The part of an RNA shown here (small-subunit ribosomal RNA, 5' domain) has 481 nucleotides and comes from an uncultured bacterium. Its Rfam family is "Bacterial small subunit ribosomal RNA".
Context: one part of a larger RNA
RNA sequence: GAGCGAACGCCUAGCGGCGGGCCUAACACAUGCAAGUCGAGCGCGUACCUUCGGGUACGAGCGGCGGACGGGUGAGUAACACGUAGGUAAUCUACCCUCUGGUGGGGAAUAACCCGGGGAAACUCGGGCUAAUACCGCAUACGGCCUUCGGGUCAAAGCCUUCGGGCGCCAGGGGACGAGCCUGCGGCGCAUUACCUAGUUGGUAGGGUAAUGGCCUACCAAGGGGACGAUGCGUAGCUGGUCUGAGAGGAUGAUCAGCCACACUGGGACUGAGACACGGCCCAGACUCCUACGGGAGGCAGCAGUGGGGAAUAUUGCGCAAUGGGCGAAAGCCUGACGCAGCCACGCCGCGUGGGUGAUGAAGGCCUUCGGGUUGUAAAGCCCUGUCGGGAGGGACGAAGUUCUGACGGUACCUCCCAAGAAAGCACCGGCUAACUCCGUGCCAGCAGCCGCGGUAAUACGGAGGGUGCGAGCGUUGCUC
Numbered sequence: 001g002a003g004c005g006a007a008c009g010c011c012u013a014g015c016g017g018c019g020g021g022c023c024u025a026a027c028a029c030a031u032g033c034a035a036g037u038c039g040a041g042c043g044c045g046u047a048c049c050u051u052c053g054g055g056u057a058c059g060a061g062c063g064g065c066g067g068a069c070g071g072g073u074g075a076g077u078a079a080c081a082c083g084u085a086g087g088u089a090a091u092c093u094a095c096c097c098u099c100u101g102g103u104g105g106g107g108a109a110u111a112a113c114c115c116g117g118g119g120a121a122a123c124u125c126g127g128g129c130u131a132a133u134a135c136c137g138c139a140u141a142c143g144g145c146c147u148u149c150g151g152g153u154c155a156a157a158g159c160c161u162u163c164g165g166g167c168g169c170c171a172g173g174g175g176a177c178g179a180g181c182c183u184g185c186g187g188c189g190c191a192u193u194a195c196c197u198a199g200u201u202g203g204u205a206g207g208g209u210a211a212u213g214g215c216c217u218a219c220c221a222a223g224g225g226g227a228c229g230a231u232g233c234g235u236a237g238c239u240g241g242u243c244u245g246a247g248a249g250g251a252u253g254a255u256c257a258g259c260c261a262c263a264c265u266g267g268g269a270c271u272g273a274g275a276c277a278c279g280g281c282c283c284a285g286a287c288u289c290c291u292a293c294g295g296g297a298g299g300c301a302g303c304a305g306u307g308g309g310g311a312a313u314a315u316u317g318c319g320c321a322a323u324g325g326g327c328g329a330a331a332g333c334c335u336g337a338c339g340c341a342g343c344c345a346c347g348c349c350g351c352g353u354g355g356g357u358g359a360u361g362a363a364g365g366c367c368u369u370c371g372g373g374u375u376g377u378a379a380a381g382c383c384c385u386g387u388c389g390g391g392a393g394g395g396a397c398g399a400a401g402u403u404c405u406g407a408c409g410g411u412a413c414c415u416c417c418c419a420a421g422a423a424a425g426c427a428c429c430g431g432c433u434a435a436c437u438c439c440g441u442g443c444c445a446g447c448a449g450c451c452g453c454g455g456u457a458a459u460a461c462g463g464a465g466g467g468u469g470c471g472a473g474c475g476u477u478g479c480u481c
Base pairs, nucleotide, nucleotide: 001481002480003479004478006477007476008475009474011473014351015350016349017348018347019346020344021343022309027307028306029305031304032303033302036065037064038063041062042061044059045058046057047056048055049054072262073261074260082186083185084184085183086182087181088180091179092178096175097174098173099172100171101170102169103168104138106136107135113128114127115126116125117124118123143154144153145152146151158167159166160165188234189233190232195225196224197223200222201221202220203219204218205217206216207215237259238258239257240256241252242251243250244249264285265284266283267282268281287298288297289296290295315341317340318339319338323337324335325334326333327332354384355383356382357381364375365374366373367372389418390417391416392415393414394413398408425470426469427468428467429466430451431450432449436465437464438463439462440461446453447452
């Protein structure tokens, strides 16, 4: 000098645009909301309508798809976690696209509901009835899988219709998207950490997985790694980037984007195309709450908000109008993703606090060699303008989809009227470093980044006048280059 997610000052503060806003306790959380949807898969109940056929709305339930996305956090992790370049003839991929073939005929249940029982509750048990795109045989097999090449084995579901068809379902090939696994290389500190290793290293056989593998098991062999730094300890999410610097480099990883990891702590699996699953399940633990003491309920590192910690970081706001997502044939429903608004000079940028004229150079202040100098065209006065401010009128783009649909918002913006009216401070002035005099003080009180100032004329302390720098900010502190 530049920079910052900054903080601080009994400092100061007019407006707007765009951004940013718990860096600390991955501390504990009251309350509300944050993931549902489908009646064009199915039976039932309630209310209403009814042309008595049924229809509409709502409700719980069965079933389907989604809840593995989106959102948060950085604890852990020095690792194929990340980055980069490759491999997978060792793999999977719901929904979507494309292609081939098929969709025949049966069966048995079970929620809801009814009856009965247990429990304070959370809930739960027994009996009975019923439906399906829920479940199970049989048939068929272009094809898939297995094969000793003889053969064996594997499917399916309907719904709507304007009767044209549409949406589905099953098996298989290809694609797309996404993911798993493997490998080369790359990126922290300490050697005052030098030896480390028993599933350890390799083999055989098997298990397991979508899949390779010591991933796991049995047996066999005795290997494997290491000063090109193993092992241990400490620290740390990684990257695109960001800051600085002429560069090389150094530092850093907030916001935005990609990847990873985590979801009260630890462990586990279930379901599923996908999880070992933030707002799912089970077990254990700590904590909080309810209880009839038998037993139960909970997890904000989602959005707001509370306590606490801290130098320090916001509203328990509006809306699904847009973009995007889930479900649905659609209408639509849901969406604290998102779009907006609120608070904060936290940052960057823009604008304003007026412009012109005005010398007897007014008054006052300060200095003075007492002549004057300076503040200073500064003020007053006169003329003008209208950013901003106030009032009145009009009033969007954003809407894609000829209609309808806007949270923001009667906002931005436009026109007219009023009126200089409400809007300047902060630090510094010994040298470095731009800016000097007077008074007070008297090694006191104090200043200070370094050198150093102050003991009676202090440009260095305190005040004043004047000046310099920056300006809605200015300084200080901290941190990086």